[in-house]
RNA sequence: UGUUGACGGUGGCCGAACCUCCGCAAGGAGGACGGGGGACCCAAGUCCUCGGGGCAAAUCGCGACACGCGACGGCGAACCCAACGCCGAGCCCGACAGCUCACCUCGCAGGCCGGAACGGGCUGCUUC
Numbered sequence: 001u002g003u004u005g006a007c008g009g010u011g012g013c014c015g016a017a018c019c020u021c022c023g024c025a026a027g028g029a030g031g032a033c034g035g036g037g038g039a040c041c042c043a044a045g046u047c048c049u050c051g052g053g054g055c056a057a058a059u060c061g062c063g064a065c066a067c068g069c070g071a072c073g074g075c076g077a078a079c080c081c082a083a084c085g086c087c088g089a090g091c092c093c094g095a096c097a098g099c100u101c102a103c104c105u106c107g108c109a110g111g112c113c114g115g116a117a118c119g120g121g122c123u124g125c126u127u128c
Base pairs, nucleotide, nucleotide: 011113012112013111014110018031019030020029021028022027033107034106035105036104037103042098051096052093053092054091055090059071060070061069062068063067072088073087074086075085076084079121080120081119
């Protein structure tokens, strides 16, 4: 001096996954946020089983196909545009679910940060 790791503090990112209270803790309750089921009306032909459906951005098409290209979708220190970069996985239900008032019900995790910047625009708050 560089790299890696541990501990503490601090600032952030993806995501609904945050806050308050009780509790020694485990855990529990509530609020916020997020998801699913669920009438009339509307929609919905039948058959097919390689059935159908849900969460999520995570789908689709083409090709010379273990990869590539494109379309479209998502993310990156408030927000919008632009620029540049990155991602498009995974899991669940179990023959079953369109929409859907009332109503019922579930989740409230996990993972990560050597990144920054530059340009244009709009807005809020505070202070003077």
Overview:
A computed fold for a 128-nucleotide RNA from a Thermomicrobiales bacterium, annotated as c-di-AMP riboswitch aptamer (ydaO/yuaA leader). Of the family's consensus pairs, 96% are formed in the model. Its mean pLDDT, the model's own confidence on a scale to 100, is 80. It matches the Rfam family "c-di-AMP riboswitch aptamer (ydaO/yuaA leader)". Rfam links the family to the GO terms cyclic-di-AMP binding and regulation of gene expression.